The prediction has a mean pLDDT of 75.
The RNA shown here (c-di-AMP riboswitch aptamer (ydaO/yuaA leader)) has 165 nucleotides and comes from Xylanimonas oleitrophica.
RNA sequence: GAGGACCGCAGACCGACCGCAUGACAGGGGCGGGGGACCCAAUUUCGGGCGGCUGAGACAGCGUCCUUGGGGUGAAGCCGAGCAAGGCCCUCGGGCCGAGCGAGGCCGGGUGAUUUCUCCCACCCGAACCCGACAGCUCACCUCGUAGGCGGAUGGAGAGGGAAC
Numbered sequence: 001g002a003g004g005a006c007c008g009c010a011g012a013c014c015g016a017c018c019g020c021a022u023g024a025c026a027g028g029g030g031c032g033g034g035g036g037a038c039c040c041a042a043u044u045u046c047g048g049g050c051g052g053c054u055g056a057g058a059c060a061g062c063g064u065c066c067u068u069g070g071g072g073u074g075a076a077g078c079c080g081a082g083c084a085a086g087g088c089c090c091u092c093g094g095g096c097c098g099a100g101c102g103a104g105g106c107c108g109g110g111u112g113a114u115u116u117c118u119c120c121c122a123c124c125c126g127a128a129c130c131c132g133a134c135a136g137c138u139c140a141c142c143u144c145g146u147a148g149g150c151g152g153a154u155g156g157a158g159a160g161g162g163a164a165c
Stems, first nucleotide, its partner, number of pairs: 011150001013149002018029001020027001030146006040136001047066004052062003069134001070131004077106003082101002086097004107126006116159005
């Protein structure tokens, strides 16, 4: 000098995931999610399998399993040059379809320490899971969650609000 590991800086970081209370669970408050009328909007996948129960019969109803249709939490989406498994046609010259991979672009989110907003700059993220054929919005009403993870950091300019002296 370079690289690696560990500890501290654990809070002012991501997130709805905080606090009261309990030995713990339950419970209450706060925060957050889903379902759910009129009006408005919309006009369809009416999917597949199984036990078979009901039934004269039809998957008609019921139960159960599945996920390709559809939907939910979440920032976690859209487009896409090019390459291309394979398939179809053919006048054998070639033409068409095309799962998948994917440069790059647009867009969305986080951090950069008084709180909010705008812009610039820098560094990052664009996952995962769930429902199970089914749900638009939605008063009343019903119902669920309150986890998990991690050191992100003393960038710049402007505007506004609040507090202290």